[in-house]
Context: one part of a larger RNA
RNA sequence: UUGGGUUUAAAGGGUGCGUAGGUGGACGAAUAAGUCAGUGGUGAAAGUUUUCAGCUCAACUGGAAAAUUGCCGUUGAAACUGUUUGUCUUGAGUGCAAGCGAGGUAAGCGGAAUGUGUUGUGUAGCGGUGAAAUGCUUAGAUAUGACACAGAACUCCGAUUGCGAAGGCAGCUUACUAGUAUGCAACUGACACUGAUGCACGAAAGCGUGGGUAUCAAACAGGAUUAGAUACCCUGGUAGUCCACGCAGUAAGCGAUGAUUACUCGCUGUUUGCGAUAUACAGUAAGCGGCCAAGCGAAAGCGUUAAGUAAUCCACCUGGGGAGUACGUUCGCAAGAAUGAAACUC
Numbered sequence: 001u002u003g004g005g006u007u008u009a010a011a012g013g014g015u016g017c018g019u020a021g022g023u024g025g026a027c028g029a030a031u032a033a034g035u036c037a038g039u040g041g042u043g044a045a046a047g048u049u050u051u052c053a054g055c056u057c058a059a060c061u062g063g064a065a066a067a068u069u070g071c072c073g074u075u076g077a078a079a080c081u082g083u084u085u086g087u088c089u090u091g092a093g094u095g096c097a098a099g100c101g102a103g104g105u106a107a108g109c110g111g112a113a114u115g116u117g118u119u120g121u122g123u124a125g126c127g128g129u130g131a132a133a134u135g136c137u138u139a140g141a142u143a144u145g146a147c148a149c150a151g152a153a154c155u156c157c158g159a160u161u162g163c164g165a166a167g168g169c170a171g172c173u174u175a176c177u178a179g180u181a182u183g184c185a186a187c188u189g190a191c192a193c194u195g196a197u198g199c200a201c202g203a204a205a206g207c208g209u210g211g212g213u214a215u216c217a218a219a220c221a222g223g224a225u226u227a228g229a230u231a232c233c234c235u236g237g238u239a240g241u242c243c244a245c246g247c248a249g250u251a252a253g254c255g256a257u258g259a260u261u262a263c264u265c266g267c268u269g270u271u272u273g274c275g276a277u278a279u280a281c282a283g284u285a286a287g288c289g290g291c292c293a294a295g296c297g298a299a300a301g302c303g304u305u306a307a308g309u310a311a312u313c314c315a316c317c318u319g320g321g322g323a324g325u326a327c328g329u330u331c332g333c334a335a336g337a338a339u340g341a342a343a344c345u346c
Base pairs, nucleotide, nucleotide: 004317005316006315007300008299012314014201015200016199017198021194022193023192025088026087027086028085029084030083031082033081034080035077036076037075038074039073040072041071042070048066049065050064051063052062053061054060091191092188093187094186095184096183097182099180100179103177104176105175106174107173108172109171110154114150115149116148117147118146119145120144121143125136126135162169163168206247207246208245209244210243211242216240220236221235222234223233258313259312260311261310262309263308266291267290268289269288270287271286272285273284274283295302296301319346320345321344328339329338330337331336
């Protein structure tokens, strides 16, 4: 390189938007760039292949033919691709209607719990564990009332529920805002799919500045355990956890399964619509689940939400270790991230 692959063996980018590029619906017309056919030129010689001949054979040499799969010109063909032009509506989008939801941002509000403070009652313990001790407590704790303050999280509802591109999203209300399914079929008329580079978003931890600090809690201290115990258990406890703005850009970012489109038995549960209604049953569209036919798969399993049958585009893989390391470069305040080898070894 060809070929083969990517749920779990190596391999799907964390996710979206989108540039270039690649690919692209139906029916006409034109064209002839690709394509196909004929023909002309050229494609040096040697070499190669086939055949004939010459050295006694062969190597070798000579003749002829072929090949040289290419390039250029010319004459045609017009199915397919391209280009130009016209039309269409089923792809895509817009509109209208009544919906849906923890989708997002901001502001306000609420109760329970926790901790703390003041105060009342009350008296000797509380707390903690396998058992203890450290710790708290007669300067009155724990417990139990009242009042107040603070910060953080939202019990039940709650569910293989719902929404979101992913990360993720859950008390209530309001404002602003995005999305999506359904129904109608009014409008546009292929406007589409994918997407290298790029841009944006991106849990937790972490970093910078300024706030805040109730709880929990790396580090740290003490008590235990133990041969030891830099742990597991206990008592404390600082960063952090929370907010604003900025950075960082990684995760088992997982469905370990890229996006889009078409096709290929059924059964069953559920969410949101629709039509028809009578409250049933059935139907239909889009989701979220379970079980299976065909088929696929090394098997486990997947199975209309495919890992089946096909198509387009992107990303990635090529024995284990060395190594996601070194070097270089880019980015970053740093931590580090991205890109990413080789020697050597089995």
Predicted 3D model of a 346-nucleotide part of an RNA (small-subunit ribosomal RNA, central domain) from an uncultured bacterium. The full RNA is in RNAcentral, with records from ENA and SILVA. Its Rfam family is "Bacterial small subunit ribosomal RNA".